[in-house]
Context: one part of a larger RNA
RNA sequence: AACGAACGCUGGCGGCGUGGAUAAGACAUGCAAGUCGGACGAGAUUUUCCGCUGUAGCAAUACAGUGGAAAGUCUAGUGGCGAACGGGUGCUUAACACGUGGGCAAUCUGUCUUAAAGUGGGGGAUAGCUCGGCGAAAGCCGAAUUAAUACCGCAUGUGAUUAGAGUGGACAUCCAUUCGAAAUUAAAGUCGGGGCAACCUGACACUUUUUGAGGAGCCCGCGGCCUAUCAGCUAGUUGGUGAGGUAACGGCCCACCAAGGCUUUGACGGGUAGCUGGUCUGAGAGGACGACCAGCCACACUGGGACUGAGACACGGCCCAGACACCUACGGGUGGCAGCAGUCGAGAAUUUUUCUCAAUGGGGGAAACCCUGAAGGAGCGACGCCGCGUGGAGGAUGAAGGUUUUCGGAUUGUAAACUCCUGUCAUUGGGGAACAAUGCUCCGAUAUUAACUGUAUCGGGGUUGAUAGUACCCGAAGAGGAAGAGACGGCUAACUCUGUGCCAGCAGCCGCGGUAAUACAGAGGUCUCAAGCGUUGUUC
Repeated sequence: AACGAACGCUGGCGGCGUGGAUAAGACAUGCAAGUCGGACGAGAUUUUCCGCUGUAGCAAUACAGUGGAAAGUCUAGUGGCGAACGGGUGCUUAACACGUGGGCAAUCUGUCUUAAAGUGGGGGAUAGCUCGGCGAAAGCCGAAUUAAUACCGCAUGUGAUUAGAGUGGACAUCCAUUCGAAAUUAAAGUCGGGGCAACCUGACACUUUUUGAGGAGCCCGCGGCCUAUCAGCUAGUUGGUGAGGUAACGGCCCACCAAGGCUUUGACGGGUAGCUGGUCUGAGAGGACGACCAGCCACACUGGGACUGAGACACGGCCCAGACACCUACGGGUGGCAGCAGUCGAGAAUUUUUCUCAAUGGGGGAAACCCUGAAGGAGCGACGCCGCGUGGAGGAUGAAGGUUUUCGGAUUGUAAACUCCUGUCAUUGGGGAACAAUGCUCCGAUAUUAACUGUAUCGGGGUUGAUAGUACCCGAAGAGGAAGAGACGGCUAACUCUGUGCCAGCAGCCGCGGUAAUACAGAGGUCUCAAGCGUUGUUC
C1' cells in the first nucleotide's frame, strides 16, 4: 500500500460499486422456455343474423329450447420452430485445457445473406374424440374412426452426388475446367384481392443447388506450478498394409506384419491447480493472486449410455445402475436449486421467498402480441471508494465547574454563555423529468398490379415508463435532528495527578510494575484520524 474480508466500539446523508471465499452438503414453496389457430382435425364458449317449436301476451315483443350461417375467444392433442442460447458453479483437468501464431488440398453448418431453378400427380395411416377394460395413484391396454405444412410411393432434374473420358495446374493422395441418351436424388401449402366460372394477381411459405457471414470440429510450433526422499516408462504401445467408422484426418477401431516409441532439455509416478485478458504490490526487475467484468474450458445428485436434431452424448430431456429423500391401498410410483429468491447445516463470515417487461437483448408468430428470476430497477449490509454535513462571524469580569498548584496562579479557553447571521443535508408544502426509438392505429403520397386488396418507402396526427411523484427545481421553519475511535516511555505526533505496589495488569519489538510508575487502572489535558477508528488474518 492492498482486500469479495471478519471481530470490537461507534454511526447523519448521498452517488457509484460490491456481497456464500467454508459443505460440487441436503433442500419445503413459488417462479426461471415457450410460442404459432395465417399448418391440422376436434371440443367448449361468446356475440350477431336467419329459420322452427314452446310459454306469457289482443298484438308488438320478451323468455326458453333447437337447427344453420358469420365473426371472435379458450382448451388438450397432431404438426412446426425454439428448448444446444441465455443463467449458474469451479468438481474434474498439468491437458492442444488455456494463451499466442499457423494449417485443414482432411471438414460440417438450422436461421440469415447472394445467385439460379422448381413446387406436378397420388396413397395409406395415426393422435385427439367415442366405447370397453386394468390400476390407490402415476399411468397403461384394446376396439372403432378422422385431418394436416405429419408420413410414404410416382413424375420432373436447372443443379448436386458417385463413377467415366478429355485438357490444364501442382509436390503424392489431389485441384480447376469441359463432355454426354451413365446411375442416384426434391417439394406443402396458408392468408388475402378481382372474377359467375375458367383464370389473373399480392404476401408469406416449401424443395434443390450456389455465394458469403457468423458458428463449430480437427491438426501443429511456441509459452506458463511443485517434487529425483518418483529413474526408468510403454503391447494398441511405435510404425506399415488392408478393411471398418466419422462431417472430416488419425490405432479412432479391427485383422495381419515389423519392433519400435518416450526419457536427466526430467519421461513415468506423486502433490496441487480451471486457463487467460488482467488485479494487487514494487522505482523497476520481479513477487503474489485469477472475487466482480470479458473470452475459452469443464460440470449439472454419483457412474455409464445412446436417441432426437443443423447443433447435445443435453442443468429445469430419455434409458440403466447406485446413494439419498418423498407418496403408497404394500402391488408400485415420484424427485434432483452448482437458475432467481428462500430454508436447514457447517462456518469468523456473505442480502429480499421484491417490481417490471418501459428500455436493451433472446425465443415463437405475417402481425398484434405472448414468454423471458436474461436484463432493467428497487430493498438489505459503513463491505469498499468518492462527495457532503454535524454550523459561520463577533464575543474577556478570560464567568461557573473540572484539573492542577510553589496557593500567587496556571489550564480547559473564544471554548461556553451572549449578540448578529446562514440554510447544505435531514424535515415539510408545491411543481416535476430525460431514458421513447420503434411498433400499432388513422389520414395522405409514390412504386408494384389490367384493377382492387395487400406489400414496400416517405410525410402528418394519436398511443406506449417498472424505476417514480424518484432525480431535479421553487418555497417554509429553525442552530434546531447529526462524533466518535485509538493513542500519549522510545521507535512515534502527544504529560500531569491519584490509586496500585514484581500484585493487579500492559506489551508489535526493546521492555514496564518490588511505595514518589509520563509504560498498569481511573481522571484531567494533549495528539492523530474522522462517519469512522482500532484489532486480527493474508499478499507485496
Source information
The part of an RNA shown here (small-subunit ribosomal RNA, 5' domain) has 540 nucleotides and comes from an uncultured bacterium. Its mean pLDDT, the model's own confidence on a scale to 100, is 83.